[in-house]
């Protein structure tokens, strides 16, 4: 330098044919307990990596840039 893949909540990730953004863990509050742990209930205002484009409408499609990984040279 080229090709491919990935970037979504604090962490690990889902979200396929474009139409109100989710799960588990963690965390907070409450219940329970003498206190704690366990257990149960409730709680997410996330510029979906940045900037543009297409569209009535984009996490999703297109272009470009940034970051990381693998492969080729």
């Nucleotide at each position: 330098g080229g090709u491919u893949c990935a970037g979504u909540a604090g962490c690990u990730c889902a979200g396929u044919c474009g139409g109100c953004a989710g799960a588990g863990c963690a965390u907070g509050u409450g219940a329970u307990u003498g206190a704690a742990g366990c257990u149960c209930a409730c709680a997410g205002u996330g510029u979906c990596g940045g900037c543009g484009g297409u569209u009535c409408g984009a996490u999703u499609c297109c272009g470009u840039c940034c970051u990381g990984a693998a492969c080729c040279a």

Source information: Transfer RNA from Salinicoccus albus DSM 19776, 73 nucleotides, folded computationally. It matches the Rfam family "tRNA". Rfam links the family to the GO term triplet codon-amino acid adaptor activity. It is annotated as a transfer RNA. Its mean pLDDT, the model's own confidence on a scale to 100, is 81.